[in-house]
RNA sequence: UCGGACGCAGGCGAUGAGGCCCGCCUCAGCUGAGAGUUGAGACCGCCCGCCGGGGCUGAUGGCUUCUACCGAAAG
Numbered sequence: 001u002c003g004g005a006c007g008c009a010g011g012c013g014a015u016g017a018g019g020c021c022c023g024c025c026u027c028a029g030c031u032g033a034g035a036g037u038u039g040a041g042a043c044c045g046c047c048c049g050c051c052g053g054g055g056c057u058g059a060u061g062g063c064u065u066c067u068a069c070c071g072a073a074a075g
């Protein structure tokens, strides 16, 4: 100096929030340092149709609680 693996931490998992668990991403550039900033990555639901388009489910990745919405209530 380059490459690989692991740890800590961060980010993400089709509509909000808390707790626990699971999965995925975690790379690069710029600035004198601390650190900041920019881009990338994980992510952005289902069915029918060549396309245009048409028809549907759910506040969870999973469990649970709260909130919003629907319901006379259970939900």
Base pairs, nucleotide, nucleotide: 009026010025011024012023013022016066017065018064019063020062021061027039028038029037030036031035045056046055047054048053070075